[in-house]
Context: one part of a larger RNA
RNA sequence: UUGGGUCUAAAGCGUCCGUAGCAGGCUUUGUAAAUGCUUUGUGAAAUCGGCAGGCAUAACCUGUCGGCGUGCAGAGUAGACUGCAGGGCUUGAGACCGGGAGAUGUCAGAAGUAUUCCUAGGGUACCGGUAAAAUGGGUUAAUCCUGGGAGGACUACCGAUGGCGAAGGCAUCUGACAAGAACGGUUCUGACUGUGAGGGACGAAAGCUAGGGGAGCAAAACGGAUUAGAUACCCGAGUAGUCCUAGCCGUAAACGCUGCGAGCAAGGUAUUGCGCCUCCUACGAGGAUGCGCAGUGUCGAAGAGAAGUCGUUAAGCUCGCCACCAGGGAAGUACGGUCGCAAGGCUGAAACUU
Numbered sequence: 001u002u003g004g005g006u007c008u009a010a011a012g013c014g015u016c017c018g019u020a021g022c023a024g025g026c027u028u029u030g031u032a033a034a035u036g037c038u039u040u041g042u043g044a045a046a047u048c049g050g051c052a053g054g055c056a057u058a059a060c061c062u063g064u065c066g067g068c069g070u071g072c073a074g075a076g077u078a079g080a081c082u083g084c085a086g087g088g089c090u091u092g093a094g095a096c097c098g099g100g101a102g103a104u105g106u107c108a109g110a111a112g113u114a115u116u117c118c119u120a121g122g123g124u125a126c127c128g129g130u131a132a133a134a135u136g137g138g139u140u141a142a143u144c145c146u147g148g149g150a151g152g153a154c155u156a157c158c159g160a161u162g163g164c165g166a167a168g169g170c171a172u173c174u175g176a177c178a179a180g181a182a183c184g185g186u187u188c189u190g191a192c193u194g195u196g197a198g199g200g201a202c203g204a205a206a207g208c209u210a211g212g213g214g215a216g217c218a219a220a221a222c223g224g225a226u227u228a229g230a231u232a233c234c235c236g237a238g239u240a241g242u243c244c245u246a247g248c249c250g251u252a253a254a255c256g257c258u259g260c261g262a263g264c265a266a267g268g269u270a271u272u273g274c275g276c277c278u279c280c281u282a283c284g285a286g287g288a289u290g291c292g293c294a295g296u297g298u299c300g301a302a303g304a305g306a307a308g309u310c311g312u313u314a315a316g317c318u319c320g321c322c323a324c325c326a327g328g329g330a331a332g333u334a335c336g337g338u339c340g341c342a343a344g345g346c347u348g349a350a351a352c353u354u
Stems, first nucleotide, its partner, number of pairs: 004325003007308002012322001014202004021195003025089007033082001035078008048066007092192001093189003096185003104178007111155002116150007126137002163170002207248006216242002222236003259321006267299010278288003303310002327354003336347004
């Protein structure tokens, strides 16, 4: 650089909200910015083409006619598309109402088994651990059994190919508050939309600050083994941490390694939620078949793809907007900037090398 790409070859921001910008449904009227056409003026010379002429010819030079000058300014005209202004519409979007689903969030209260520890009783020599051992614990009575208590963390079964959430993520029960989605409606608004550079918010684990808490587990450090060694794997014990409150950090294989929205384009099957028809019914918020919408899986026509595979949940066919990629290494490094208490994050090269 491009009629190129981004699941796996380089490449989709971790996710959402949203500013500017970009893009924008059906219909009608006006306008004429833009656009198309016509036209006027202007658009140096050289250069270019035709013809003629001048150097003996050519190159070259001169003259003339034409063209070029893709532009700028003015005038007229057209009204499809785009824009702008006004009116209307309902299919996009939103609102409202209704009964359901959900580990959706925040806060509070309650519960459950187990581990550990304490205490009381019973009981006696081992327990524990491993491939085998040892370190370790135990006659100051352990392990084991029974009763009582303390405390912290967690939430078996149900449980799923299940559900919810923008993502991270969310699982005992009850309540309060808050939010979102789906379905149904003879309701309402009437394009109010899509995306989104900057920006903002949220964001696992680990880590950091302050204060609590500390049962189990467990980086580090210690001991026992193993081994040639063993800064490991195995065992014993164990501090940060893991938990709570307030604040920071802002990263992950933050993965579907697949940005968001819309339309079009075969189906089969399973499952979740809502609605509907029919049948059965112990009339229960029951059961069964089928259908519609929405979600979640699976198999597949066409098509796509280098293939694996994807395939109405697209990686198919199209449109809109954003982000990102351009051989490997040096390097996500250096420098600068910026954010952070720090750790470090974000932005992000080059020489050189191949």
Predicted 3D model of a 354-nucleotide part of an RNA (small-subunit ribosomal RNA, central domain) from a soil metagenome. The prediction has a mean pLDDT of 88.